[in-house]
Molecule: c-di-GMP-I riboswitch aptamer
Organism: uncultured Sphingobium sp.
RNA sequence: AAAAGGCAAACUGCCGGUGACGGCAGGACGCAAAGCUUCCGGUCUCUUCAUUGAGACAGCGGGGUUACCGAA
Numbered sequence: 001a002a003a004a005g006g007c008a009a010a011c012u013g014c015c016g017g018u019g020a021c022g023g024c025a026g027g028a029c030g031c032a033a034a035g036c037u038u039c040c041g042g043u044c045u046c047u048u049c050a051u052u053g054a055g056a057c058a059g060c061g062g063g064g065u066u067a068c069c070g071a072a
Base pairs, nucleotide, nucleotide: 006031007030011026012025013024014023015022016021029059035065036064037063039062040061041060042057043056044055045054046053
C1' cells in the first nucleotide's frame, strides 16, 4: 500500500435518572484508538447564601495507559 475485522452520530422504540445523560434494540453521520482512564482545561445538569456540594460528557481539547492489520 492493500485487505480483513472493529466502533457507531442524528433519529426511532423500550427501560433507568429531578436533570445533564445512561442501558438495550434498530439505525449510520462519522472515527486509526470514536479502546480504557475525569489527572488538567472546557461545556452541561442538579444543588447551595456561596464554584458550596454532588453529578454528566472519553464522539470537546490535552495528559496517562493498553492495543489489531501492516505487502513489495